Background:
Predicted 3D model of an 82-nucleotide RNA (c-di-GMP-I riboswitch aptamer) from Hydrogenophilales bacterium 16-64-46. It was read from a public genome assembly, where an Rfam model found it.
């Protein structure tokens, strides 16, 4: 470096749902809250789902935009173990 996570150590994040907030909308973002997670840290480069306009008879398609807890990539990392 490289691959693995039964157990150790300090610990970290937080799904669904409830509140407030924010936004046409997915959703964000703050508080409760734990289903989970060894990258559930970072990052739209790819593909993937969702939204909003647009266009269409529909489906396609364009245009803007979510989602990193869908998978791939890149980039970085605790602890132990081969």
């Nucleotide at each position: 470096c490289a691959c693995c996570g039964a157990a150790c150590a300090g610990g970290g994040c937080a799904a669904a749902c409830c509140c407030g907030u924010c936004g046409c909308g997915a959703g964000g973002c703050g508080g409760g809250g734990a289903c989970g997670c060894a990258a559930a840290g970072u990052u739209u480069c790819c593909g993937g789902u969702c939204u909003c306009g647009u266009c269409c008879a529909a489906c396609a398609g364009c245009g803007a935009g979510a989602c990193a807890g869908c998978g791939g990539g890149a980039c970085c990392g605790c602890c132990g173990g081969u």